This is a predicted structure of a 321-nucleotide part of an RNA (large-subunit ribosomal RNA, domain IV) from a Candidatus Moraniibacteriota bacterium. RNAcentral holds the full RNA, with entries from ENA. Rfam family: Bacterial large subunit ribosomal RNA. Rfam links the family to the GO terms ribosome and structural constituent of ribosome.
[in-house]
Context: one part of a larger RNA
RNA sequence: CCUUCGUUAAGGAACUCGGCAAAAAAGCUAGGCGUACGUUUGCAAUAUGCCUUGCCCAUCGCAAGAUGGGCCGCAGCGAAAGUUUCCCAAGCGACUGUUUACCAAAAACACAGGUCUCUGCAAACCCGCAAGGGGAAGUAUAGGGGCUGACGCCUGACCAGUGCUGGAACGUUAACGGGAGCGGUUCACGCCAAUCCCCGAAGCGCCAGUGAACGUCGGCGAUAACUAUAAUCGUCCUAAGGUAGCGAAAUUCCUUGUCAGGUAAAUUCUGACCCGCAUCAAAGGCGUAACGAUUUGGGAACUGUCUCAACGAAGGACCCG
Numbered sequence: 001c002c003u004u005c006g007u008u009a010a011g012g013a014a015c016u017c018g019g020c021a022a023a024a025a026a027g028c029u030a031g032g033c034g035u036a037c038g039u040u041u042g043c044a045a046u047a048u049g050c051c052u053u054g055c056c057c058a059u060c061g062c063a064a065g066a067u068g069g070g071c072c073g074c075a076g077c078g079a080a081a082g083u084u085u086c087c088c089a090a091g092c093g094a095c096u097g098u099u100u101a102c103c104a105a106a107a108a109c110a111c112a113g114g115u116c117u118c119u120g121c122a123a124a125c126c127c128g129c130a131a132g133g134g135g136a137a138g139u140a141u142a143g144g145g146g147c148u149g150a151c152g153c154c155u156g157a158c159c160a161g162u163g164c165u166g167g168a169a170c171g172u173u174a175a176c177g178g179g180a181g182c183g184g185u186u187c188a189c190g191c192c193a194a195u196c197c198c199c200g201a202a203g204c205g206c207c208a209g210u211g212a213a214c215g216u217c218g219g220c221g222a223u224a225a226c227u228a229u230a231a232u233c234g235u236c237c238u239a240a241g242g243u244a245g246c247g248a249a250a251u252u253c254c255u256u257g258u259c260a261g262g263u264a265a266a267u268u269c270u271g272a273c274c275c276g277c278a279u280c281a282a283a284g285g286c287g288u289a290a291c292g293a294u295u296u297g298g299g300a301a302c303u304g305u306c307u308c309a310a311c312g313a314a315g316g317a318c319c320c321g
Stems, first nucleotide, its partner, number of pairs: 001316008010307002014305001019302001030052004038043001040150001054071007072076001085300007092292002097109002113148007125134003151287004156217003161214002163210005170205003177198004183192003218236005245279001246276001257273005
């Protein structure tokens, strides 16, 4: 010096990306008391917190035990092992679950629930060249597929483009079929055959519908008796011009936006504001109790994380073998 431990004056997170690690607390699974915000009334919750715990005697009691008195110790769940510190606030995901075997456990996946769509049974759909099999020894309260993801309040506008669905008409249109037939050839019968007309399915065109289908959801100029701003007006374009809600956000470039809170001091955090570079409603929007080895900020307690290091133990390192 290294590894694993033990102790430490004063301070107590000043360390650090970050209380990482350690320390501290505690006993759900002993008894008693008591317990806030919030809440889906189930929870939150062992919330937080306080007290008791051994032995002897008496009384009561069937007993467990309760009450009262006394005794001893530093210590009465007297050992060992095992074993979540607590609080406040916010983001995300409702939850229990699942996952990158061997760098990621999560906010990713799943989920119950919601909704759209297909499917009438020899079902749709999937595997297979087929036979056949699954679906299913099921039958629309069933089965397949897509999206969303408990619950609460909700889910706006646009069908012009693309897709899908519907449409006994019309247009276009292949082969087949029907008709005409230039021309070639033949003695002839015939054969070949350009071209044109009629008929002619799906599809496409055409007409509608459809967004919890793919998607999309404007610009410029002016205007109020201080200023500023613009309820308002004009104009251009569009299929229609982003509604409710939320908003410097897991989204904000400018940006450490501005104000307020917290700190002596904070690019983080919380609450507001709205000028949303580039939020927005099942690629769901906004809330939300409970839950989380989740992410972020703050606090109490606690400490060798640190100021700043010291001492001790065991094993290495070093020497001999």